[in-house]
RNA sequence: CGUCCGCAAUGGCAAACCGCUGGUAACAGCGGGACGCAAAGCUACCGGUCCACGGUCAAUAAUGAUUCCUGGAUAGCGGAGCUACCGAA
Numbered sequence: 001c002g003u004c005c006g007c008a009a010u011g012g013c014a015a016a017c018c019g020c021u022g023g024u025a026a027c028a029g030c031g032g033g034a035c036g037c038a039a040a041g042c043u044a045c046c047g048g049u050c051c052a053c054g055g056u057c058a059a060u061a062a063u064g065a066u067u068c069c070u071g072g073a074u075a076g077c078g079g080a081g082c083u084a085c086c087g088a089a
């Protein structure tokens, strides 16, 4: 110095919930707030889960379904990729 690992220290992020804003929605952003997190930093590539303005099918209609269509969301669901502070055993 690098990798694994995570004792200590410096710090960091921010769940639920509430308010405002955007969105059909899932959900996201900002502020408050802390359940937790050693990658809870970034990336939708693989799987899972969620949503449906659309498409398709069923139905007189309300509406329902969508393994196969299409689009979107989730990185704090898991995998994978990239990057990274500190340094005990």
Stems, first nucleotide, its partner, number of pairs: 005087002012037002017032006035076001041082003045079003048074005054069001055066004

The RNA shown here (c-di-GMP-I riboswitch aptamer) has 89 nucleotides and comes from an Alphaproteobacteria bacterium.
Rfam family: c-di-GMP-I riboswitch aptamer. Rfam's curators write: GEMM was predicted in a large-scale screen for bacterial structured RNA regulatory elements.
The organism belongs to Alphaproteobacteria, within Bacteria.